Record summary:
Predicted 3D model of a 350-nucleotide part of an RNA (small-subunit ribosomal RNA, central domain) from an uncultured bacterium. Its Rfam family is "Bacterial small subunit ribosomal RNA". RNAcentral holds the full RNA, with entries from ENA and SILVA. The coordinates come from a structure-prediction model, not an experiment, and the mean pLDDT is 84.
[in-house]
Context: one part of a larger RNA
RNA sequence: CUGGGUGUAAAGGGAGCGUAGACGGCAUAGCAAGUCUGAAGUGAAAGCCCAAGGCUCAACCAUGGGACUGCUUUGGAAACUGUUAAGCUAGAGUGCUGGAGAGGUAAGCGGAAUUCCUAGUGUAGCGGUGAAAUGCGUAGAUAUUAGGAAGAACACCAGUGGCGAAGGCGGCUUACUGGACAGUAACUGACGUUUGAGGCUCGAAAGCGUGGGGAGCAAACAGGAUUAGAUACCCUGGUAGUCCACGCUGUAAACGAUGAAUGCUAGGUGUUGGGGAGCAAAGCUUCUCGGUGCCGCCGCAAACGCAAUAAGCAUUCCACCUGGGGAGUACGUUCGCAAGAAUGAAACUC
Numbered sequence: 001c002u003g004g005g006u007g008u009a010a011a012g013g014g015a016g017c018g019u020a021g022a023c024g025g026c027a028u029a030g031c032a033a034g035u036c037u038g039a040a041g042u043g044a045a046a047g048c049c050c051a052a053g054g055c056u057c058a059a060c061c062a063u064g065g066g067a068c069u070g071c072u073u074u075g076g077a078a079a080c081u082g083u084u085a086a087g088c089u090a091g092a093g094u095g096c097u098g099g100a101g102a103g104g105u106a107a108g109c110g111g112a113a114u115u116c117c118u119a120g121u122g123u124a125g126c127g128g129u130g131a132a133a134u135g136c137g138u139a140g141a142u143a144u145u146a147g148g149a150a151g152a153a154c155a156c157c158a159g160u161g162g163c164g165a166a167g168g169c170g171g172c173u174u175a176c177u178g179g180a181c182a183g184u185a186a187c188u189g190a191c192g193u194u195u196g197a198g199g200c201u202c203g204a205a206a207g208c209g210u211g212g213g214g215a216g217c218a219a220a221c222a223g224g225a226u227u228a229g230a231u232a233c234c235c236u237g238g239u240a241g242u243c244c245a246c247g248c249u250g251u252a253a254a255c256g257a258u259g260a261a262u263g264c265u266a267g268g269u270g271u272u273g274g275g276g277a278g279c280a281a282a283g284c285u286u287c288u289c290g291g292u293g294c295c296g297c298c299g300c301a302a303a304c305g306c307a308a309u310a311a312g313c314a315u316u317c318c319a320c321c322u323g324g325g326g327a328g329u330a331c332g333u334u335c336g337c338a339a340g341a342a343u344g345a346a347a348c349u350c
Stems, first nucleotide, its partner, number of pairs: 003322004007304002012318001014202004021195002025088002028085004033081002035077008048066004053061002092188003095184004103177007110154001114150008125136002162169002207248006216242002221237004259317006267295013299306002323350003332343004
C1' cells in the first nucleotide's frame, strides 16, 4: 500500500459555510472519449511456461508452441459512464398562508435578595464549628424599622419542555434580524443535490492587552483550627478574576466519548409544534408531517448494549487509526503580546 476498522479496546475533525475535486433524478435522440468486439502491425534474441527430442540420466543443449497481460492503426456495437441537443417533475429551490420557540444583536424598564451609607428603636453580645478560635461589637454591633446607593443574577413558571450548526440561550417590553416546521401546489426545471482536501467564519471556561466597573463570590495570600506534620479538607478575612466595551487567545470528558447526506427495515407508550377526518359537544377517537424521550422484534455487537433519533441493511464524500512506553515530547515551521496553540518524529525500551 492493500485489507480491516473508528459508542466503551487505537481511531469522528469542536462546529458551520464553501473552493478545487469526488459522486449524482426520470425519459428521448445524436457522438463515440472511457467500455466491449473483429483485424493488421509491433511487442529483438536469450530467459520463463508446456510438449516431444540430443549428450547413458540430470544439470546443460537444440526444436516447436505458448506467454510477453502492452502500444499503434483500422472496421464495428451503443447497454452503462461521459458529452451535445431538446424535454419531464418525484430531488432541490422560490412564492403564498399560518402557528410555535430561553435563536441572535441593541436599547429601556422591574421586583426579591445581598452588601454598604444615613437616621430611629434597643442592649450585650454577634458570628462561626464536629467542637472551637481567629474575626465583628459599649467609639453601640447582631436584631428590627424607615430612607438612600451600588453591582451582579433573574426564585416560582420549569418540564428526559423549547430554540440554535456547535459553543450555547431563561425577569419584562420595544426595535432590527436568522433559521426550522406545517399547509398549499402558483413558479423554476436537476439550474443543481450530497460531500468537501486546502481556505474562511464561529467557538464554554480560564488567560492576555487597553479603558471602565466592582455588590456578592473567590484562585493567590494572611490568620484561626485540625493533625505526628497539614504548603489541604473546616472557619474568619481577602487580591486578581468573575461584570461592561473593544481587541487577542482557539483550547475542553468542545460527549451522544457515536462525521455529514439519502433511501429502506415489526411494534408499543409518553411529550412537543402544526395539519386532516369522525362524533352534537368543553372534549374524545383516529390518520398524518416535524422534533424530543422510554421500552422492544429482526438484524448487528467481544460483551455491555444499539434498535426508524441504529451501533441494522445499502450508497456517496470527508476526517482519522494501525502494539505499550518514550510523547502529544524533541527539532524545524506557521500562528500568538505572552501563556501557549497547530503540525509532529526518532534513538532506546518492553